[in-house]
Formats: sequence, C1' cells, structure tokens
RNA sequence: CGCGCGAACGGGCAAACCCGCCGAGAGACGGGGACGCAAAGCCACGGGCCCUCACCCGCCGGGAGGCGGGCGGGCCGCCGGGCUGCCGAA
Repeated sequence: CGCGCGAACGGGCAAACCCGCCGAGAGACGGGGACGCAAAGCCACGGGCCCUCACCCGCCGGGAGGCGGGCGGGCCGCCGGGCUGCCGAA
C1' cells in the first nucleotide's frame, strides 16, 4: 500500500408519522422526526413489487362503462448486478 474483515475513533444517512409543495397516481422534493443502515452512496442492467390521467389493442355491453393487455411511469431502505467510497483493531 492492496484485499478480506468490522472492534474503536471521527462522523454519515434517515423509516414510520406530521407539515409544506409538485403529481391523475405510484411517488419525488423541502422541513420536522428516528425505525434502522458498514455502503440505507450512485446507476433501472436482470428479477420483483407498485401506479396508470391520456393514447393503442382485445373481450363483454344497446350505451355509459367494465375487465385484460400494451406503451409509459415509480420504488436502489426488496434481491441480484455494475461503479465509487471514510476509518483501521483483532
């Protein structure tokens, strides 16, 4: 110095919930607040879950409308993967 690992030190992030604001919605952002997290840092690449105003397709219906699918969107604190990273004991 590097890898593994995760005692300690210094710290870091911030769930639920509440307020504000944006959105049709999932949800995002800001403030408060801490359930927790050694990557709870970043990325939607694979899987998973969630949303769907409008638009397209199919089915049912006299119609309104309903159901299913598509496109699209969301969650990285669901898992995997990729990239990066503070500290330094056993």
Model confidence (mean pLDDT): 88 of 100.
This is a predicted structure of a 90-nucleotide RNA (c-di-GMP-I riboswitch aptamer) from a Chloroflexota bacterium.
Rfam family: c-di-GMP-I riboswitch aptamer. Rfam describes the family as follows. GEMM was predicted in a large-scale screen for bacterial structured RNA regulatory elements.
Of the family's consensus pairs, 95% are formed in the model.
The sequence was found by an Rfam model in a public genome assembly.